[in-house]
Context: one part of a larger RNA
RNA sequence: ACCGGUGAGUUAUUUUGUACUCUAUAGUCUAAGCAACUUAAGUUGCGAAGGCGUAGUGAAAGCGGGCCCUAACCGGGCUAAUAAGAGUAUGGAAUAGACCCGAAACCAGGUGAGCUAACCAUGAGCAGGGUGAAUGUCUCCGAAAGGGGACAGGAGGCCCGAACCCGUAGUCGCGGCAAUGACUUGGGAUGACUUGUGGUUAGGGGCAAUAUGCCAAACGAACCUGGAGAUAGCUGGUUCUCCCCGAAAUAUAUUUUGGUAUAGCGCUGAGUAAAUUACGCUCGUGGGGUAGAGCACUGAAUCGGUUUUGGCGUCGCAAGACGUCACACUGAAUCAAACUCCGAAUACACGAGUAUUAGUAUCUCAGUAGUCAAUCAUGUCGGGCUAAGCCGAUGUGUUAAAAGGGAAACAACCCAGAUUCUCGUCUAAGGCCUCUAAAUAAAGGCUAAGUUUAUAAGGAAGUCAUUUACCACAGACACCCAGGAAGUUGGCUUAGAAGCAGCCACCUUUUAAAGAACGCGUAACAGCGCACUGGCGGAUGGUAGAUGGCGCCGGAAAUUCCGGAGGAUAAGCCUUUUGCCGAAGACAGAAAUUCCGUAAGGGAUGGUAGGGGAGCGUUGUAAAUGCAGUGAAGUUGAGCUGUGAGGCUUGGUGGAGCGUUUACAAGUGAGAAUGCCGGU
Numbered sequence: 001a002c003c004g005g006u007g008a009g010u011u012a013u014u015u016u017g018u019a020c021u022c023u024a025u026a027g028u029c030u031a032a033g034c035a036a037c038u039u040a041a042g043u044u045g046c047g048a049a050g051g052c053g054u055a056g057u058g059a060a061a062g063c064g065g066g067c068c069c070u071a072a073c074c075g076g077g078c079u080a081a082u083a084a085g086a087g088u089a090u091g092g093a094a095u096a097g098a099c100c101c102g103a104a105a106c107c108a109g110g111u112g113a114g115c116u117a118a119c120c121a122u123g124a125g126c127a128g129g130g131u132g133a134a135u136g137u138c139u140c141c142g143a144a145a146g147g148g149g150a151c152a153g154g155a156g157g158c159c160c161g162a163a164c165c166c167g168u169a170g171u172c173g174c175g176g177c178a179a180u181g182a183c184u185u186g187g188g189a190u191g192a193c194u195u196g197u198g199g200u201u202a203g204g205g206g207c208a209a210u211a212u213g214c215c216a217a218a219c220g221a222a223c224c225u226g227g228a229g230a231u232a233g234c235u236g237g238u239u240c241u242c243c244c245c246g247a248a249a250u251a252u253a254u255u256u257u258g259g260u261a262u263a264g265c266g267c268u269g270a271g272u273a274a275a276u277u278a279c280g281c282u283c284g285u286g287g288g289g290u291a292g293a294g295c296a297c298u299g300a301a302u303c304g305g306u307u308u309u310g311g312c313g314u315c316g317c318a319a320g321a322c323g324u325c326a327c328a329c330u331g332a333a334u335c336a337a338a339c340u341c342c343g344a345a346u347a348c349a350c351g352a353g354u355a356u357u358a359g360u361a362u363c364u365c366a367g368u369a370g371u372c373a374a375u376c377a378u379g380u381c382g383g384g385c386u387a388a389g390c391c392g393a394u395g396u397g398u399u400a401a402a403a404g405g406g407a408a409a410c411a412a413c414c415c416a417g418a419u420u421c422u423c424g425u426c427u428a429a430g431g432c433c434u435c436u437a438a439a440u441a442a443a444g445g446c447u448a449a450g451u452u453u454a455u456a457a458g459g460a461a462g463u464c465a466u467u468u469a470c471c472a473c474a475g476a477c478a479c480c481c482a483g484g485a486a487g488u489u490g491g492c493u494u495a496g497a498a499g500c501a502g503c504c505a506c507c508u509u510u511u512a513a514a515g516a517a518c519g520c521g522u523a524a525c526a527g528c529g530c531a532c533u534g535g536c537g538g539a540u541g542g543u544a545g546a547u548g549g550c551g552c553c554g555g556a557a558a559u560u561c562c563g564g565a566g567g568a569u570a571a572g573c574c575u576u577u578u579g580c581c582g583a584a585g586a587c588a589g590a591a592a593u594u595c596c597g598u599a600a601g602g603g604a605u606g607g608u609a610g611g612g613g614a615g616c617g618u619u620g621u622a623a624a625u626g627c628a629g630u631g632a633a634g635u636u637g638a639g640c641u642g643u644g645a646g647g648c649u650u651g652g653u654g655g656a657g658c659g660u661u662u663a664c665a666a667g668u669g670a671g672a673a674u675g676c677c678g679g680u
Base pairs, nucleotide, nucleotide: 001680002679003678004677005676006675011096012095013094014093015092016091017090018089019088020087021086022085023084027052028051029050033046034045035044036043037042056063057062066078067077068076069075099237100236102234106227107226108225109224110223111222117201118200119199120198121197122196123195124194125193126191128160129159130158131156135152136151137150138149139148140147141146164188165187166186169184170183171182172181203219205215206214207213212221240615241614242613243612244611245610250263251262252261253260254259264371265370266368267367268366269365270364271363278357280354281353282352283351284350285349286348292342293340294339298336299335300334302332303331304330305329306328309326310325311324312323313322314321315320374399376397377396378395379394380393381392382391383390404415405414406413419591420590421589422588424587425586426585430581431580432579433566434565435564439578441577442576443575444574445573446572452568458553459552462550463549464548465547466546467545468544469543470542471541480535481534482533483532485509486508487507490504491503492502515530518529519528520527592605593604594603595602596601616669618666619665620664621663622662623661624660625659626658627657634653635652636651637650638649639648640647641646
């Protein structure tokens, strides 16, 4: 890992509903016990003690079709004018292990020091080499004390290093040789040394040169058995089929926020009656303090004026003056979720009218669930950065619990809600060159960027259209040719300043025209252009703007990456037109279930949590009735059949039991629980 087996809402009591049964013209049921019959299981009879019910009400005494409150109700609260009791099945609840498995822990009584820690008693072990303390003897010096030398001596938690003990570093080993090892290297090795045997200390405890270390391979409190099925608001799992309906992720409360209770929303049953009720629309009546607005309050904030007051500074002998700050008054113009002299639209509440829909959907009662983590899109808001696949509020839609078609792929987007069948039809969104179903359709424009097939501010003789003003055959715009002068080097300044460093002024003349000069240039001049003028040339033209369409640049990210690919100049974009394709939609035909209806006929049938209904199958019991050595069960193939769980027939195998109908009772259905047991 697979296969097979096994594996989870049970039982008792009480209570409350539902269905059925028994008894009953106020009843109904027996309990213990006893007796009989049978037997070890019960059946029948006796047995009203007692329960429930037949009356309520009050705290109660009590009263009673009424009672209580009160001094008393003309007030208020509760209640009757009748139907129940018991049993069986089943739904819910309570108490019990209460659907099953699962803790870490807590407590009690015991078992452990053959591992290990410390201690007690009694034994054992330590190759060899080195160093050479005390002390002694001899000798020398010395008065002595003492000192020098030589020889002897053999101390030490001394040195080197085997046995022995330990385990420093590295490598190997990692289902190993080994649940801690091997090799190399290393520390101690006469000592606080090592070790044998016997003994002592026990879990709220012991031992500990303290490491939370050790106490039999897992010790912040050992192990075994028991309390015990501890508890688990937590995780996982929970076994056959079909049919009908179908949620919630909210409010309030909570030592509460991943739990629970009540309400909201689901299901089932029952009920009432009026076009009744609900939703919608219209009209009316309400309260409000939001948007907006405003500055009357509370605050914030700006500029000015005035004078009184106060502070500070400067000046002054002083009077006082000036500046500045604050307060006050005043003018102007502002800001506010926790400001309001004001104040909508919506929304909400109530009332009236009215259309449509609805197998009463609305409402009431009873029983019984799940839900209390939501999600994205879109409208309007708050928070945040007018950030977030962000956090909240509110309306709508989707997903959740929704399949189908489209968006290449894509819960939440667009279209559309799947009872079943059909090689039938028509459409939606979206599409119609090929992949790929359908027009290489039609008409008119635009785009040249592969724009299409990513974005801004900003930028640009891209291009198309519209438009404004002006110039132009009395010749426009551009190129080209020529002129572009004189007073004058204007005055000042300056070394110089001559159109052109700077300041001031910016006139006049000749002219077709020419600035006291627009640019380059010079030390200053000079020089070269420009404005302006003529010529040449010859125009459905030109100059300067504005608006719109489609494009261009701006343009940096991680697989080839935003065309789904091929590719496309349309097969791109805009406007218009006609066809076609396209879904589980609609229509047509057939069928199933169910509801309405006398019928004809018509409607409904996606679905998680969850509720309800109807069935299939397994084991056993009772009764009835069958099959079987001419082959039962089981097992393995095949065929037929039912919407399904399933059923029937038959071949092989097998070799002795097994069905059907009705009713009853359950150890009653397996794919999941890191399930359990076995096999491979």
Molecule: large-subunit ribosomal RNA, domain II
Organism: Patescibacteria group bacterium